[in-house]
RNA sequence: GGGCCCAUGGCGCAAUGGUAGCGCAGCUGACUUUUAAUCAGUUGGUUGUAGGUUCGAAUCCUACUGGGCUCA
Numbered sequence: 001g002g003g004c005c006c007a008u009g010g011c012g013c014a015a016u017g018g019u020a021g022c023g024c025a026g027c028u029g030a031c032u033u034u035u036a037a038u039c040a041g042u043u044g045g046u047u048g049u050a051g052g053u054u055c056g057a058a059u060c061c062u063a064c065u066g067g068g069c070u071c072a
Base pairs, nucleotide, nucleotide: 001071002070003069004068005067006066007065010024011023012022013021018055026042027041028040029039030038048064049063050062051061052060
């Protein structure tokens, strides 16, 4: 230098162009002598950045940034 893959909540991951969800963690409460465990409830996301297409984009297109694999 060429090719391919990945980037979504604190962490790990889903989401076939139509209100972005799950688990863990966190917070509150119940239970318990207390902690843990269990149960119930609940907060938290400008979907890496900037543009484009579209009535509508996490999703499609382009460029860039970061990471990984591979060829030379």
A computed fold for a 72-nucleotide RNA from a Chloroflexota bacterium, annotated as transfer RNA. Model confidence (mean pLDDT): 82 of 100.